[in-house]
RNA sequence: GACAGAGUAGGUAUUGAGCGUAAAGUGUUAGAGGAUGGGAAGUUGCCUCUAGACGAAGGGUAAAUUGAAAAAAGGGUUUUAUGAACUUUUUUCAACCGCCUGCGGUUCAAUACUGCAUCCGCUGUU
Numbered sequence: 001g002a003c004a005g006a007g008u009a010g011g012u013a014u015u016g017a018g019c020g021u022a023a024a025g026u027g028u029u030a031g032a033g034g035a036u037g038g039g040a041a042g043u044u045g046c047c048u049c050u051a052g053a054c055g056a057a058g059g060g061u062a063a064a065u066u067g068a069a070a071a072a073a074g075g076g077u078u079u080u081a082u083g084a085a086c087u088u089u090u091u092u093c094a095a096c097c098g099c100c101u102g103c104g105g106u107u108c109a110a111u112a113c114u115g116c117a118u119c120c121g122c123u124g125u126u
Base pairs, nucleotide, nucleotide: 001126002125003124004123005122010114011113012112013111014110015109016108017107018106019104020103021102028052029051030050031049032048033047034046038120039119040118042116058101059100060099061098065095066094067093068092069091070090071089072088073087074086
C1' cells in the first nucleotide's frame, strides 16, 4: 500500500412485566437543546423540552356497598278520591372495586436479526 473483519445511535420480530382506554402515550408541525462505532466531527437518522393541530375500541364477570326505577307488605292520609313522606323484602339498571379478555402506529427490559456516507485508529491476511 492492498484485501477482509469487529464495533454506534437506532430499526424489526418474539417473550415478559406495565400504562392508558373518564385518552395519556404514539405519530405529526414549528422552535430550542442534547447524545451518537475506539477518537474527532457530523445529519436527511435518534432523544428531551415548549407550543399548536389532528385523533381512538371496548367488552365480560363474583361478593359486598352506593344510587335510580318497579312490585309487594307495613305504615299513613280522609276527599268522590288520592295512594305522598318513611321502613322492610325482591327484581332490573348504573357506578365503584377486584378478576378476565380486547384495543393503542402505547412504556421498559431481555433475546434474535439488522445497522454510520468523512478522516484517523483497532484486528487478521498479504

The RNA shown here (THF (Tetrahydrofolate) riboswitch aptamer) has 126 nucleotides and comes from Lutispora sp. Of the family's consensus pairs, 94% are formed in the model. Model confidence (mean pLDDT): 77 of 100.